[in-house]
This is a predicted structure of a 325-nucleotide part of an RNA (large-subunit ribosomal RNA, domain IV) from a metagenome. The RNAcentral record of the full RNA draws on SILVA.

Context: one part of a larger RNA
Formats: sequence, C1' cells, structure tokens
RNA sequence: UCGCGGCUAAGGAACUCGGCAAAUUAACCCUGUAACUUCGGGAGAAGGGGUGCUGCAGCAAUGCAGCCGCAGAGAAAUGGCCCAGGCGACUGUUUAGCAAAAACACAGGGCUUUGCCAAGCCGAAAGGCGCAGUAUAAGGCCUGACACCUGCCCGGUGCCGGAAGGUUAAGAGGAGGGCUCAUCGCAAGAGAAGGUCUGAAUUGAAGCCCCGGUAAACGGCGGCCGUAACUAUAACGGUCCUAAGGUAGCGAAAUUCCUUGUCGGGUAAGUUCCGACCUGCACGAAUGGUGUAACGAUCUGGGCACUGUCUCAGCCGCGAGCUCG
Repeated sequence: UCGCGGCUAAGGAACUCGGCAAAUUAACCCUGUAACUUCGGGAGAAGGGGUGCUGCAGCAAUGCAGCCGCAGAGAAAUGGCCCAGGCGACUGUUUAGCAAAAACACAGGGCUUUGCCAAGCCGAAAGGCGCAGUAUAAGGCCUGACACCUGCCCGGUGCCGGAAGGUUAAGAGGAGGGCUCAUCGCAAGAGAAGGUCUGAAUUGAAGCCCCGGUAAACGGCGGCCGUAACUAUAACGGUCCUAAGGUAGCGAAAUUCCUUGUCGGGUAAGUUCCGACCUGCACGAAUGGUGUAACGAUCUGGGCACUGUCUCAGCCGCGAGCUCG
C1' cells in the first nucleotide's frame, strides 16, 4: 500500500450519474392500519406495545408476588418503510459466456384460410405431421387482462368476386412461298405427284387491361387568403388541391427541434420530477387510442428512518505485499 472482516466523536447523502455500497428493519404475540380497488385486494400497509428467571393459584390459557442484568426473540438465522409518475395487465420466457427489460409469451379480441384423402407443413417418392382431430376444429397474420372506445379514405398496392369487350402461349389450322424432281422447252425458263423446309388468315385458357367489393388488408388521413365596435383571436367566408384531408381521446410525451417553452408545485437554490397550457419540428385510434386496482431483482422524481457514501479520516483483526522454494 492492497484485499477481507470489525468499530468510530460531531454531523447525517453534504458523497455520487444515481444512497452504488453499507447501515437500518427483522422472529413470535397483542394492538392498530389510509388513499385507491376489478371488493379478491391494497395488508406484514403505516404506527405502537410486549418477550428472561423463581414461587404460588389454575386442567390450561393466564394471573399475582418476587428476583437479576447494560441488554430477556440476551447467540445465529430472520422484511427498511412511505408518496408520486412512465412502461408492461398479471405468474411466466429470453441474449449458455457483457443486456432479464418497457423485449418474447400470455389468457382475451379480430381478420383470414380450410368440408376432410381439409387447408398448411416435411419428403425425390412412398409416407408422415395436422389427427386416430372435423369449423365450439385446425393453420396463417395482427392485437395483447379489464374498462370506455376503435373515426374518415378503396385513388395506388394486395386480396376476393365478375365475366361482355381488348390483349394473349403451346396447340389446331393451312392460304402462300422455297428446295428437290418426272415432264415441257433450242434456250431463258416453266413445273404435276411425292418428299422436304417454311408458313398468312382463322381458332385458342388463365393472366393482364377492364367492372365491382374489401382497411382489426399494405397503407393514407392538406394549403393559401380574409373576417367580430380596444387589441388579440377567428365561430364565419373565399379559393386551390385530394382517394380522403386526423374524429374521440391524449399531448414539450420512452414522441417537442427551437427548449432549461410558459405557468404552478416541490427546494434556500430544481436542464430532472409532478400538475397544467397547446405553438403536436414530427401523437392518435387492434403497426391499437385513453385509463386502470394488483403485480415488477423494471425505469424516473421525492420523503422518513438509517448509516464511514461523504465532511475526513482514525483504530483493531486476518491475509497479501518482501526472501527462499
């Protein structure tokens, strides 16, 4: 000097990103217990008191009397608590070896596919899973308890339905043409049948175009100008564009750039926190919206208790540190 263990005057978070770490609390009995709530809970809420031994009485619980200590759950083991907010309902699951979470899952909700040799999946096939199941079933996708809700847009993309018309492959079709060659012709050339190469019209399904539907399908949900008898603002009007121009609710938010927005609360002092406001750079309704009791080794802010975290360091014990091996 370092590690581990222990104690510490006064103060008590002044430490620090942050009470990290440590300390406090702790068992059992009695008492007592708020908001809120899904009436189960919250609850061990919080807070307060008690606890040994001896004798006597009593079946006992217990009561009475007495005794000792600094201390009676005499050691060890054994919850610190409260308030407010974010996220996720919850118990669960996860990155074996840097992440346990607001991520995944979840009951519940919805859309969609599938009539059974089901759809879907594995396999080259046989075959298998689905399932020794049968739409109250099975698969896919999304959402994620519960409460209140879930607005507008089908123009694009996707999916579903439609079949009149347009387009359209192989195939069918075979007009016409080339080569060959009997034959004709003095030659140029013409050229039957057959063979062969080619090949127009016509015909020809789905698909696409087209016509509808569909958003808890992928997704999307405007701009400018003016206007009220203070001012300001604009219920109102005009105009352009769009498939339609964001409804309810929420909002400087896990989302707010400007921004430490402004006001209020808390502090002596608060870029954090809580409550409001709304100017939403760039919330918004199952890529769910807003709430929510309970729950959480979650995240954030505050408080009580408690402490060597600190002011600020001191002491004690054990070990390392030195030499040899």
The coordinates come from a structure-prediction model, not an experiment, and the mean pLDDT is 89.